A computed fold for a 317-nucleotide RNA from a Fimbriimonadaceae bacterium, annotated as Bacterial RNase P class A.
Its mean pLDDT, the model's own confidence on a scale to 100, is 78.
RNA sequence: CGAGUCGGUCGGGCGACGGCCUCGGCGCAAGCCGGGGAGGAAAGUCCGGACUGCACAGGGCAAGGUGCCAGGCGCAAGCCUGGGCGGGGCGACCCGACGGAUAGGGCAACAGAAAACAAACCGCCGCGCAAGCGGUAAGGGUGAAACGGUGCGGUAAGAGCGCACCAGCGAUCGGGGUGACUCGGUCGGCUGGCAACCCCCAUCUGCAGCAAGGCCAAAUAGGAAGGGAUUGAUCCGGCCCGGUGACCCUUCGGGUAGGCCGCAUCAGAGAAAUCGUCGCACAAAGACAGAAUCCGGCUUAUAGACCGACUCGCAUU
Numbered sequence: 001c002g003a004g005u006c007g008g009u010c011g012g013g014c015g016a017c018g019g020c021c022u023c024g025g026c027g028c029a030a031g032c033c034g035g036g037g038a039g040g041a042a043a044g045u046c047c048g049g050a051c052u053g054c055a056c057a058g059g060g061c062a063a064g065g066u067g068c069c070a071g072g073c074g075c076a077a078g079c080c081u082g083g084g085c086g087g088g089g090c091g092a093c094c095c096g097a098c099g100g101a102u103a104g105g106g107c108a109a110c111a112g113a114a115a116a117c118a119a120a121c122c123g124c125c126g127c128g129c130a131a132g133c134g135g136u137a138a139g140g141g142u143g144a145a146a147c148g149g150u151g152c153g154g155u156a157a158g159a160g161c162g163c164a165c166c167a168g169c170g171a172u173c174g175g176g177g178u179g180a181c182u183c184g185g186u187c188g189g190c191u192g193g194c195a196a197c198c199c200c201c202a203u204c205u206g207c208a209g210c211a212a213g214g215c216c217a218a219a220u221a222g223g224a225a226g227g228g229a230u231u232g233a234u235c236c237g238g239c240c241c242g243g244u245g246a247c248c249c250u251u252c253g254g255g256u257a258g259g260c261c262g263c264a265u266c267a268g269a270g271a272a273a274u275c276g277u278c279g280c281a282c283a284a285a286g287a288c289a290g291a292a293u294c295c296g297g298c299u300u301a302u303a304g305a306c307c308g309a310c311u312c313g314c315a316u317u
C1' cells in the first nucleotide's frame, strides 16, 4: 500500500426563512410568546414479561415451545464468558434446531437396470449352433446419494465368502475430564440418508388478548316496581256531545348510539403531526425506513463515515 476478520460508535452539524402536531401562558377574538415532537431497527409480529378479563382440588389426554456442556446475569424469553463435537476458510475467524434412524410409520424429483428384506443396462463367467437361460456387484455408465476402503486368498467369473490392516458402529473393560466429550484394550463382519416429515425421549407451558378491560350515558323498543284506569285510558286538531274500547303516569335498572379512561415524567392523537427551501463547513449529506398500551429479546433491511484489535499478500528498510 492492497485485500480481509472481529468488536464498538455514528448514521448528521450550524444558521436563516416558512410550515405541521401538542402542552402551557396571555388575549373577547384573530392570534402572539414559550416548552416538547420517531428508530437503531419505530419493521416482521417470531418468543417472553407487565397489564386486563375468564378459568383453576389433584391427575391424565390433546396442542404448542425448547433441545451439546460448565459458570454467570435475568421473573421469563433470552443473553454473556469459556469449553466440547461437526462443517467452512491459507489465516484472523465464521456457521451449526447440535437428543433419538436397532421403537414404529413415511419420503427420496430428474437421471438410472436398480433408491433399500436390494437390484442384472453394458460388461465378466458357465451352458448353448443360435435365440436365450443361469451365475456375478470386481469394472463401466446415472445420480445429491449405489450397500465401507486397500491388499491377499478364494472362484468358472465374483462376493466380508475367508483373512490382514484401516475407517465407522454396537457391546464390554479401563484411563482422563465437574461435564459435553475424549484416549486406549477386547469382542461382534455389525456397515447408506432424511426427525426444519409424522413420531419417540427429556423438559416447560391454564385460555384469551388494548377490537383486553373499565367508567359515564341519549332517542326508540322491551323489562321491573309503585300509582291510576271498565265509575272509561287512548284516538277522532282543542273543548262539549257522540263514536271507539285498553291502556296511561312516575321512578329504577341493563344494553345500544355517543363520550371518556386504559394511554405514557413534556412525541402521542384522530387514519394519524414529527417537515420543506436556501446558505456554510465538507469527499458527500445520499442508506434502510415512520411510534399507536408499555417493556425485554430474536430475526430481517441498511448508502456512507469513524475508532480499536487482529489476519493474509506485495514492496521497502
Stems, first nucleotide, its partner, number of pairs: 001313010013280006020037007039288001043299002046297005051209004063205005068083006084098001085096004099200002104198002106194002121140002123136005148166006167191002169188008213261004223252006235243002
It matches the Rfam family "Bacterial RNase P class A". By type it is a ribozyme.